[in-house]
RNA sequence: CCGUUGAAGCGGGGGUGCCGCGCGCGCGGAAGCGCACGGCUGAGAGAGACCCUUCGAACCUGACCCGGCUCAUACCGGCGUAGGGAGCUUCACCGGCCACGCC
Numbered sequence: 001c002c003g004u005u006g007a008a009g010c011g012g013g014g015g016u017g018c019c020g021c022g023c024g025c026g027c028g029g030a031a032g033c034g035c036a037c038g039g040c041u042g043a044g045a046g047a048g049a050c051c052c053u054u055c056g057a058a059c060c061u062g063a064c065c066c067g068g069c070u071c072a073u074a075c076c077g078g079c080g081u082a083g084g085g086a087g088c089u090u091c092a093c094c095g096g097c098c099a100c101g102c103c
Base pairs, nucleotide, nucleotide: 001096002095003094005092006091007090008089009088010087011053012052013051014050016047017040018039019038020037024035025034026033027032059084060083061082065078066077067076068075
């Protein structure tokens, strides 16, 4: 100096959906919407939590997409070798290479 692996520091990115006979509160002429409450999946359904950070399906776009399944979301497959997407520094181990000194 290069590489593998690991750690730390300081940063950065992202999503928040579906269902509910009846009751409560608010808005509305009504339909209905919001809050609260209960339930579902999930790491996470506004948590100073969780996930992701270029080895990047975290997440976004296409997309109110297509097929299966479901009350619906979820889930499975496709789209998808698609287009985007947030990182730097330091330390340690190991391996390799170069230079110098000593024997």

Predicted 3D model of a 103-nucleotide RNA (TPP riboswitch aptamer (THI element)) from Rhodanobacter sp.
The model forms 95% of the base pairs in the Rfam consensus.
Its Rfam family is "TPP riboswitch aptamer (THI element)". Rfam links the family to the GO term thiamine pyrophosphate binding.
It was read from a public genome assembly, where an Rfam model found it.